[in-house]
RNA sequence: CGGGUCGAUGAGACGGUCGCGUGGGUCAGCAAUGGCUCCCGAGGAACGUCCGGGCUCCAUAGAGCAGGGCGGUGGGUAACACCCACCCGGAGCAAUCCGCGAGAAAGUGCAACAGACAGCAGACCGCCACGAACUUCGGUUCGGGGUAAGGGUGAAACGGUGGUGUAAGAGACCACCAGCAGCCCGAGUGAUCGGGCUGGCUGGGUAAACCUCGCCCGGAGCAAGGUCAGACAGGAAGCGUUACGGGCUGCUCGCCCAGUUUCCGGGUAGACCGCUAGAGGUGUGCGGCAACGUACAUCGUAGAUAGAUGGCCGUCGAUGAGACGUAAGUCUCGGGACAGAACCCGGCGUACGGUCGGCCCGUUUG
Numbered sequence: 001c002g003g004g005u006c007g008a009u010g011a012g013a014c015g016g017u018c019g020c021g022u023g024g025g026u027c028a029g030c031a032a033u034g035g036c037u038c039c040c041g042a043g044g045a046a047c048g049u050c051c052g053g054g055c056u057c058c059a060u061a062g063a064g065c066a067g068g069g070c071g072g073u074g075g076g077u078a079a080c081a082c083c084c085a086c087c088c089g090g091a092g093c094a095a096u097c098c099g100c101g102a103g104a105a106a107g108u109g110c111a112a113c114a115g116a117c118a119g120c121a122g123a124c125c126g127c128c129a130c131g132a133a134c135u136u137c138g139g140u141u142c143g144g145g146g147u148a149a150g151g152g153u154g155a156a157a158c159g160g161u162g163g164u165g166u167a168a169g170a171g172a173c174c175a176c177c178a179g180c181a182g183c184c185c186g187a188g189u190g191a192u193c194g195g196g197c198u199g200g201c202u203g204g205g206u207a208a209a210c211c212u213c214g215c216c217c218g219g220a221g222c223a224a225g226g227u228c229a230g231a232c233a234g235g236a237a238g239c240g241u242u243a244c245g246g247g248c249u250g251c252u253c254g255c256c257c258a259g260u261u262u263c264c265g266g267g268u269a270g271a272c273c274g275c276u277a278g279a280g281g282u283g284u285g286c287g288g289c290a291a292c293g294u295a296c297a298u299c300g301u302a303g304a305u306a307g308a309u310g311g312c313c314g315u316c317g318a319u320g321a322g323a324c325g326u327a328a329g330u331c332u333c334g335g336g337a338c339a340g341a342a343c344c345c346g347g348c349g350u351a352c353g354g355u356c357g358g359c360c361c362g363u364u365u366g
Stems, first nucleotide, its partner, number of pairs: 001362009012316007020041002023038006043338001047349002050347005055221004062253004067217005072086005087101001088099004102212002107210002109206002124151002126147003130143005159177006178202002180199008225273004234264006245257003280299008320333005
C1' cells in the first nucleotide's frame, strides 16, 4: 500500500426552564378528580412479515391419502430453512469465500448452431481388400464390402499412453494409468480418506425439470382468547336428533354432539384482563476447538390505545475544513446516515452514513 474477516458505537452529554406517558409516595376531597414529588420512558435494525417457537382457541384428537417442508456428517438450541465444527466439490498466490451438496446403471423429458454422430449413436474426408472399365503401367473412375485407430465440427464425441496383432483397423489382446463393480485391511462417532486383491466391466450433461429415496409436518391466530357492564326483536325456509345434519386447509374412516345452514330485520362497539419478571439482562468461575452449557452473584431497564418521550437557552462536543505556528499547540467554521415499539422471544433478509478497534493474508522497503 492492497486485500480478507470479526466486533464496538449509534451526536449527543450536562445544567436550567416550560411541557408529555406509565407506575410509586404524599396531600386535599363524599366521590369524580386535582396539587406536589420520585424512578423510568424506542432500535441495531423497531423495517420486510421470510422461517421457528412461547401463548390462546378449535378439542375428546386418532389413522390414512392428498398437500407441504428439508436434503453431506456430527453437534448446539425450546425449535428452525438458524448457529458451530468437520467432509467433499469449486474460485483465489493466500488469508478466505461459494454450494437448493441424496439418486442419472428405475423411468420420462430437455439441450440453439455446427457436425456423419450429442446416448444403448455415428461415416463427411479418410484407410483396406475384392469385382468391372480405362491406363502414359505411376495409377484413375464406378460398384458393393470391411473399418472407426487418423482428420474435421463442436463447450462437450462412448476411457488415456505405449505396444502386439491385422488386408486395414479396433480393449480384439497385453503393460501401465484413470474410472466403475465386488471383497478385504487401517484411521475416524460419522460424512469420508488411505491402502491391497480380483475383474476388460468402460453407459456423457441436466433432477433450482417431472420423478425416485430418506426424514419431518393438525389448523387458525393477540383483530387469538377471556371477564364485567349495558342494550335489543325477532321472523321465514331447509336438513337433522344416535349418526346421510354440525364439529376451523381438503378428502376418507373412526370419534364426539343435538343441533345446525341460508335469507330478511333489530340492538351493542364501553371498561378491564391478556400486556411485560422473560427459553430475561449483566459480571465472574468451570467445561467445551466452537456454537453453547452450567454454578454463583447482581439488576429491575416503555407498556401506549388515535396512540406518550418534546420546545427554548447555555456549556462541552466525533471525523473533517481553513488560518497562524519550526513544533507543541491556538483560533474560526461545522455538527454525521438508515430510521419510531403496540403480545413476546430466537433467527434470516434488506436499508444505512460517520467513527473506532482486533486478528489474518499478500506485496514493497528497511
Bacterial RNase P class A from Galbitalea sp., 366 nucleotides, folded computationally.
The coordinates come from a structure-prediction model, not an experiment, and the mean pLDDT is 77.
The model forms 97% of the base pairs in the Rfam consensus.